[in-house]
RNA sequence: CGGCGGUCGCAGGGAGAGCGUGACAAUGUCACCGCCGAAGGCGCAAUACCCGGAACCGCUCAGGCAAAACGAACCGGCGACGCAGG
Repeated sequence: CGGCGGUCGCAGGGAGAGCGUGACAAUGUCACCGCCGAAGGCGCAAUACCCGGAACCGCUCAGGCAAAACGAACCGGCGACGCAGG
């Protein structure tokens, strides 16, 4: 100096689903019904002796469902660290 399926941080972009019903001590809590999936979690195919074995797929425990806020996998940007190299 450039690089990386790398780690972390910072700011940016970032979907979906009920303004449901009822009660209460009331911008919330609880119960019931209906939904969403992209925090997290769980499951599995090819492969394969066994072990293992992915996701934006499935499940929906958790979380969430007016707007807003928060959160949000993932994406690129900046920086630091790490790694191998010139």

Background: A computed fold for an 86-nucleotide RNA from a Pseudomonadota bacterium, annotated as Glycine riboswitch aptamer. Taxonomically the source falls in Pseudomonadota (Bacteria, Pseudomonadati).